């Protein structure tokens, strides 16, 4: 970097550096931002994804539940909205499923 599976309308910010852009890419739309963008560092908080621990429940395999100890991993707005296809609608749109992405586990 590639595969597989599983999730993605919940949840959770304050300081300090930094000083103009960010919301993953493009296109359009909405936002956020000098009342200080991104980045990065501090302490936080958030969350059971995979370990662990513990408690149920099962003949067993194993389910199930709690619990931030440990690997991660998030902490503005559904993955911020839509793009592609179907399906509905006179129409603005609406609903579904794909694609892409992200995060976790596991694979070669």
């Nucleotide at each position: 970097a590639u595969c597989u599976u599983a999730u993605c309308c919940a949840g959770a910010g304050a300081g300090g550096u930094g000083g103009a852009g960010g919301g993953a890419c493009a296109u359009g739309g909405c936002c956020c931002u000098g009342u200080g963008a991104a980045a990065c560092c501090u302490c936080g908080g958030c969350a059971a994804c995979a370990g662990g621990u513990u408690c149920u429940u099962u003949u067993a395999g194993a389910a199930g539940a709690a619990u931030a100890c440990u690997g991660u991993g998030c902490u503005a707005a559904a993955u911020c909205c839509a793009u592609c296809a179907a399906g509905c609608a006179u129409a603005a749109g609406c609903u579904u499923g794909a694609a892409a992405g992200a995060u976790a586990a596991g694979a070669a």